[in-house]
RNA sequence: GUGGUCAGGCAAUCGCCCUCGGGAUCUCCCCGAGCGAGGAAAGUCCGAACACGACAGGACACGGUGGUGGCUAACAGCCACCAGCCUCAGCGCAGGCUCGGGACAGUGCCACAGAAAACAGACCGCCGAGGCAUCUGCCUCGGUAAGGGUGAAAAGGUGCGGUAAGAGCGCACCGCCUUCUCGGUGACGAGAAGGGCACGGCAAACCCCACCGCGUGCAAGCGCAAGCAGUCCUCCGGCGGAUUUUUCCGCCAGCCGCUGUCCGCGGCAUGAGGACGGGUCGCGUGCUUUGAGUCCAGCGGCAACGCUGGUCCAGAGAGAAAUGAUUGCCGCCCGCAAGGGAACAGAAUUCGGCUUACGACCACACGC
Numbered sequence: 001g002u003g004g005u006c007a008g009g010c011a012a013u014c015g016c017c018c019u020c021g022g023g024a025u026c027u028c029c030c031c032g033a034g035c036g037a038g039g040a041a042a043g044u045c046c047g048a049a050c051a052c053g054a055c056a057g058g059a060c061a062c063g064g065u066g067g068u069g070g071c072u073a074a075c076a077g078c079c080a081c082c083a084g085c086c087u088c089a090g091c092g093c094a095g096g097c098u099c100g101g102g103a104c105a106g107u108g109c110c111a112c113a114g115a116a117a118a119c120a121g122a123c124c125g126c127c128g129a130g131g132c133a134u135c136u137g138c139c140u141c142g143g144u145a146a147g148g149g150u151g152a153a154a155a156g157g158u159g160c161g162g163u164a165a166g167a168g169c170g171c172a173c174c175g176c177c178u179u180c181u182c183g184g185u186g187a188c189g190a191g192a193a194g195g196g197c198a199c200g201g202c203a204a205a206c207c208c209c210a211c212c213g214c215g216u217g218c219a220a221g222c223g224c225a226a227g228c229a230g231u232c233c234u235c236c237g238g239c240g241g242a243u244u245u246u247u248c249c250g251c252c253a254g255c256c257g258c259u260g261u262c263c264g265c266g267g268c269a270u271g272a273g274g275a276c277g278g279g280u281c282g283c284g285u286g287c288u289u290u291g292a293g294u295c296c297a298g299c300g301g302c303a304a305c306g307c308u309g310g311u312c313c314a315g316a317g318a319g320a321a322a323u324g325a326u327u328g329c330c331g332c333c334c335g336c337a338a339g340g341g342a343a344c345a346g347a348a349u350u351c352g353g354c355u356u357a358c359g360a361c362c363a364c365a366c367g368c
Stems, first nucleotide, its partner, number of pairs: 001364006008330007016036001018034006038344001042355002045353005050217004062213005067081005082100001083098005088092001101208002106206002108202003123148002125144008156174006175197001176195008221285004230276006237252006254268005293312001295310006332341003
């Protein structure tokens, strides 16, 4: 480093949450029984299930992913392979790493240093010519990218030829580009022919291409529903008469508005009862025994994984949060003994991953 196993055991006493049963002086309380954290429950970083909202279709915008093939419900996960880079006493079909599409679609940038940073470029040096100095210098003009120097990067590399000195200027090999052939599902690999070389880097700059993506999260949501408020309906003054009551008839009467008055019309009496919809407190549900589950065997596959058959599952489910403490014995580690030590860490709808934290033991590999 990789893989695996575990995460002390039993008992007693005292406590805590929830559930069930019983009691009671019934919101409280008492008794009994049952149950009660993890490999990461963590970070909340990805992907789903589920739920509600939105949504014809398409496009734009925005976000994400990015070698190839496969696995998976899905993924930024996993497996296998490819390419590039790195490592080494052991160069092995070894191990490790990679935000690994596109830089002739377009735009942009390349700090510092340096003469020059992309339509290349003469600072030193080298070479030629001319001039001046004369004893090896200086000046001018020109050639040169081989050498030095700067830089993360200087416009193919090495060698031979060639040249005044140089230069793909010529040649060989390597690299590169184009075309073709062969192998592979593919990324890609191998080979042949041609070309003197055309094409610096950055996309974790904008951008382009392909594919994917609606939003919000269980405090999602669904059901029931006190109280208060709202809407609608009914009834509700006094006196007299008929009548067993119910009820009916007559007379009288309050306030407001429509015109100051009368008539007439409408409303209110201010409480009681009923109905209705939304819905607060609250209650129930979602919610936890079963699930993209565990283990075993067989088969398919290099593997991830899949298929078939069998097998197992004994119980947190809160709503601001319980799952604890002490003692004894045993086991483990350190110590002659007395004695000491045992990590990281705490569920909140549920799964699949990733990452991070961390103790012990086992196996294998590697290093010292």
Record summary: A computed fold for a 368-nucleotide RNA from a Phycisphaerae bacterium, annotated as Bacterial RNase P class A. Rfam family: Bacterial RNase P class A. Its family is annotated with tRNA processing, dimeric ribonuclease P complex and ribonuclease P activity in the Gene Ontology. It is recorded under the gene name rnpB. The sequence is in RNAcentral, with records from ENA. Its mean pLDDT, the model's own confidence on a scale to 100, is 76.